[in-house]
RNA sequence: GCCGGAAUAGCUCAAUUGGGAGAGCAUCAGACUGAAACUCUGAAGGUUCCCGGUUCGAUCCCGGGUUCUGGCA
Numbered sequence: 001g002c003c004g005g006a007a008u009a010g011c012u013c014a015a016u017u018g019g020g021a022g023a024g025c026a027u028c029a030g031a032c033u034g035a036a037a038c039u040c041u042g043a044a045g046g047u048u049c050c051c052g053g054u055u056c057g058a059u060c061c062c063g064g065g066u067u068c069u070g071g072c073a
Stems, first nucleotide, its partner, number of pairs: 001072007010025004019056001027043005049065005
C1' cells in the first nucleotide's frame, strides 16, 4: 500500500430483511443465615465508536473518518 472483520451496559457478547435496546458475569438492595458463603427475588447501569446522508422512523441502509484485528504484498 491492497482486501476483509470488529466497535452496543463496568467486562464478555446477543439483537433484527428499519419501529419495544437485551442476556450472562460484576455492582447495589431484599429474602435466607448466629454471621457469612451458596441460592432465590428485585433494582440500577446505554450518546449502540465519531461526523454526515436516506427515511415518518437508523444499532441496522449509504458515504467519510478513528481505533483494534486478520490476510496479502
Model confidence (mean pLDDT): 83 of 100. The RNA shown here (transfer RNA) has 73 nucleotides and comes from Acanthaster planci. NCBI's taxonomy places the organism under Eukaryota, Eumetazoa, Asterozoa, Valvatacea, Acanthaster. Rfam family: tRNA. About the family: Transfer RNA (tRNA) molecules are approximately 80 nucleotides in length. It is annotated as a transfer RNA.